[in-house]
Molecule: c-di-GMP-I riboswitch aptamer
Organism: Anoxybacillus flavithermus
RNA sequence: AUGAAUAAUCGGCAAACUACUCGAAAGGGUGGGGCGCAAAGCUAUAGGGGCUACGUCUAUGUAUAUAGAUAUGCCAGCCAGUUGCCCUU
Numbered sequence: 001a002u003g004a005a006u007a008a009u010c011g012g013c014a015a016a017c018u019a020c021u022c023g024a025a026a027g028g029g030u031g032g033g034g035c036g037c038a039a040a041g042c043u044a045u046a047g048g049g050g051c052u053a054c055g056u057c058u059a060u061g062u063a064u065a066u067a068g069a070u071a072u073g074c075c076a077g078c079c080a081g082u083u084g085c086c087c088u089u
Base pairs, nucleotide, nucleotide: 004089005088012037013036017032018031019030020029021028022027035077041082042081043080047079048078049075050074051073055070056069057068058067059066060065
């Protein structure tokens, strides 16, 4: 120096839930909260996977509507990709 594994916290992040708020929704932001996390840092056109369906299309109906399809909207705390700190071996 490279790779792998283990453990820990002065400190770091922050699930559910919750108040306000943005959004059609999924989901996001801020505060509270703390289940957990050693990459729970970053990346959503490398890729897989998952969620939603305003609009659009199709069918029925044709007054409202109902059903199905669809990402161009999301999820990095699903896998993955990528960068990186400390202790010990």